[in-house]
């Protein structure tokens, strides 16, 4: 990086660093931001994709939250095109 599948209207903040834009891209809106936002960094929380452990167990289901991911403003902010975009586990 390409493919498949499975989800994306729920849940979860403080601190520091940084210094003007963000909300993936295009359009039209609409929201947020020097009261310091995206962005990194910590520690912490959320949550159950995989895994490890236990339960039921042929699958299938529950459960834990130990590991590896993710995630922590607003329905993926919302329409509209795109068959696009994010996370996961599998293949190549």
């Nucleotide at each position: 990086u390409c493919c498949c599948u499975a989800u994306c209207c729920a849940g979860a903040g403080c601190a520091c660093c940084c210094g003007a834009g963000a909300g993936a891209c295009c359009u039209g809106g609409c929201u947020c931001g020097u009261c310091g936002a995206a962005g990194g960094u910590g520690c912490a929380g959320c949550a159950a994709c995989c895994g490890u452990c236990c339960g039921u167990u042929u699958u299938c289901c529950g459960g834990c939250a130990c590991g590896g991911u993710g995630c922590u403003c607003c329905c993926g902010c919302c329409a509209g095109a795109a068959c696009c975009g994010a996370u996961a586990c599998g293949g190549a």
This is a predicted structure of a 92-nucleotide RNA (SAM riboswitch aptamer (S box leader)) from Candidatus Neomicrothrix parvicella RN1. The sequence was found by an Rfam model in a public genome assembly. The organism belongs to Candidatus Neomicrothrix parvicella, within Bacteria.